This is a predicted structure of a 93-nucleotide RNA (c-di-GMP-I riboswitch aptamer).
RNA sequence: GACCGACAAGGGCAAACCCAUCGAAAGGUGGGGACGCAAAGCCACGGGUCUAAAGCUUGGAACAGUCCAAGCUAUGAUCGCCAGGCUGCCGAA
Numbered sequence: 001g002a003c004c005g006a007c008a009a010g011g012g013c014a015a016a017c018c019c020a021u022c023g024a025a026a027g028g029u030g031g032g033g034a035c036g037c038a039a040a041g042c043c044a045c046g047g048g049u050c051u052a053a054a055g056c057u058u059g060g061a062a063c064a065g066u067c068c069a070a071g072c073u074a075u076g077a078u079c080g081c082c083a084g085g086c087u088g089c090c091g092a093a
Base pairs, nucleotide, nucleotide: 004091005090012037013036017032018031019030020029021028022027035080041086042085043084046082047081048078049077050076054073055072056071057070058069059068060067061066
């Protein structure tokens, strides 16, 4: 230094749920709270998953612009789904 990761030391993060707030939603942020995490730090640019405001298609209603339903689509979201990239604390075996 690399791999690796302990009932080690000192610390760190924070799922569900609740409150507030932003958002069409998925979800984000702040506070409380801890299921877990050695990268649960950062990157959404590969795959997956979630959502569908807007758009498109079909059907129906209306007949001036529109309205309703179903389906499809990410440009939205997730790095605590997986892979990959960048960075990083500690040191027993």